A computed fold for a 73-nucleotide RNA from a Candidatus Latescibacterota bacterium, annotated as transfer RNA. The sequence is in RNAcentral, with records from ENA. Rfam family: tRNA. Rfam describes the family as follows. Transfer RNA (tRNA) molecules are approximately 80 nucleotides in length. By type it is a transfer RNA. Lineage of the source: Bacteria > Pseudomonadati > Candidatus Latescibacterota.

[in-house]
């Protein structure tokens, strides 16, 4: 330098054009318990790397840039 993949709650990860962005762990509250970090119930927390574009509608498609990883030279 060229090409490929990825970038979503604190962490891991789903979603692949149309709802209120699903789930696990973690956190907080309650219940339970002799106590409990174990078990059960519930709650809060992300508008999706940034900026444009396409579309009636975009986390999802396109472009550029930023960042991470990889391949080639």
């Nucleotide at each position: 330098g060229u090409c490929c993949u990825c970038g979503u709650g604190g962490u891991c990860c789903a979603g692949c054009g149309g709802a209120u962005a699903a789930g696990a762990c973690g956190u907080c509250g309650g219940c339970c318990u002799g106590c409990g970090g174990a078990g059960c119930c519930g709650a809060a927390g992300a508008g999706c790397g940034u900026a444009g574009g396409u579309u009636c509608g975009a986390a999802u498609c396109c472009u550029a840039c930023c960042g991470a990883g990889g391949a080639c030279g």